Overview: A computed fold for a 361-nucleotide RNA from an Acidimicrobiales bacterium, annotated as Bacterial RNase P class A. The organism belongs to Acidimicrobiales, within Bacteria. Its mean pLDDT, the model's own confidence on a scale to 100, is 77.
RNA sequence: CGAGCCGGCCGGGUGGCCGCGGUGCGCUCGACUACUUCGGUAACCGGGCGGCUGAGGAAGGUCGGGGCUCCGCAGGGCAAGGUGCUGGCUAACGGCCAGUCGGGGCGACCCGAAGGACAGUGCCACAGAGAACAGACAGCCGAUGGCGACGCCUCCGGCGGCGCACAGGCAAUGGUGAAACGGUGCGGUAAGAGCGCACCAGCACUCAGGGUGACCUGGGUGGCUAGGUAAACCCCACCAGGAGCAAGGCCAAGUAGGGGACGGGCUGCCCGUCCGAUGUCCCCAGGUAGGCCGCUUAGAUGGAUGGCCACCCCGCCGGGCGACCGGCGGACAGAACCCCGCCUACAGGCCGGCUCGCCGC
Numbered sequence: 001c002g003a004g005c006c007g008g009c010c011g012g013g014u015g016g017c018c019g020c021g022g023u024g025c026g027c028u029c030g031a032c033u034a035c036u037u038c039g040g041u042a043a044c045c046g047g048g049c050g051g052c053u054g055a056g057g058a059a060g061g062u063c064g065g066g067g068c069u070c071c072g073c074a075g076g077g078c079a080a081g082g083u084g085c086u087g088g089c090u091a092a093c094g095g096c097c098a099g100u101c102g103g104g105g106c107g108a109c110c111c112g113a114a115g116g117a118c119a120g121u122g123c124c125a126c127a128g129a130g131a132a133c134a135g136a137c138a139g140c141c142g143a144u145g146g147c148g149a150c151g152c153c154u155c156c157g158g159c160g161g162c163g164c165a166c167a168g169g170c171a172a173u174g175g176u177g178a179a180a181c182g183g184u185g186c187g188g189u190a191a192g193a194g195c196g197c198a199c200c201a202g203c204a205c206u207c208a209g210g211g212u213g214a215c216c217u218g219g220g221u222g223g224c225u226a227g228g229u230a231a232a233c234c235c236c237a238c239c240a241g242g243a244g245c246a247a248g249g250c251c252a253a254g255u256a257g258g259g260g261a262c263g264g265g266c267u268g269c270c271c272g273u274c275c276g277a278u279g280u281c282c283c284c285a286g287g288u289a290g291g292c293c294g295c296u297u298a299g300a301u302g303g304a305u306g307g308c309c310a311c312c313c314c315g316c317c318g319g320g321c322g323a324c325c326g327g328c329g330g331a332c333a334g335a336a337c338c339c340c341g342c343c344u345a346c347a348g349g350c351c352g353g354c355u356c357g358c359c360g361c
Stems, first nucleotide, its partner, number of pairs: 001357010012312007020054004025050006033042003056332001060343002063341005068244004075271004081239004085099005100114001101112004115235002120233002122229003137174002139170003144167002146164003150160004182200006201225001203222008248293004257284006263275003313330007
C1' cells in the first nucleotide's frame, strides 16, 4: 500500500415562525353544583395564555421465553407437539458464553437440523452385471474333468506336449454411477481373492495417561472389514395444563321471544372430579353497544413529534493555482400491557483488533 475477517459507535446540529399529544405546574375566563360572615370558597367540566415533557437500534417480523389475567381441581394417562454433543450463564428459552467433534477457507474466521442405522419398516431415480451380505456386461483362467487332431511306446492300454473354451473357476483389471462389500506393496495361484504377510485406515475387546465432561493421545490382541439416508417413518432421553390485553374487571344502556338436548366445565380422546333441570349448552330471531380501569418517566385510542426558512455538518460530481464557487444527496424506518432473546432492513461516516499478499528499512 492492497485484499479480507471479527467487534463496537454515530446516523444530523443550531436558530426563528406556524402547528400537534400529555401534564391534581402557574395565571385567567365561562357554565353548573354545594357551602357562605354574601366579600367569596371548594369540587367537577370546558376554553385561553405560559412552563415542563413527548418513539427505536431495530419501535419491523410475531419466531421463542417470561411477568400478568382468566378457566371450581389446572390431577393422571393416550394422542398431538417441542428440544437433542459437553460444561456453564440465566427467571426462562429453541437464547448466550466456552469447549469437543465434523465440514469450508492459505489464514484471520465461518457453518452445523451434532442422540440412535446391531429394535423395526421404508427409500437410494437413471445408468449399471450388481445398490446390502448384491453381483457377472466386457473380460481373465481353463490346472482338474471334457472334446479334437498329432507323436511315441512295452499296443484292446499307457505316456507326452498342442489346440478348443464345453463343464467349471474368478471378482483382481476395465466399464456404469453420487456411492460398488477397505487402501498400497509383496507372496501365492491355472487365473484370482485378506488367501497369507508388512504398513495404514476402520471396527471390536482391553490397558495406560490427560480432561468435570463431550473427547483426545499412546500401547496390546483379534477377525479381515457389518453402505448412505432419521432435514424419512420410527426408537430413546428430557420439556411442557389451556387460552390470551381483541386477556380480564367495573358502571351505564337495552328488548321479544321461539325450538331442542341432558348435559356442561377454554386444543382432541379416556379416567377421575366439580356444577347441574329455577341450571347449563345448542339452533333461529330481536335489542343495546357509551364510559372508566387494566395502561406505566410518551401513554395515544381513527390513533400525537409535522411543515417552512436560514446557517452549519457529512458524502458525491463539476469548475478553479488557491481561497473558494455551483449542483445533487443525507439511510432503515413510528411505541400501544411490560420485560429478555432471535430473525430481517439500513445511504453515509468513525473507532479497535486480527489474517493474507506486495514493497521498503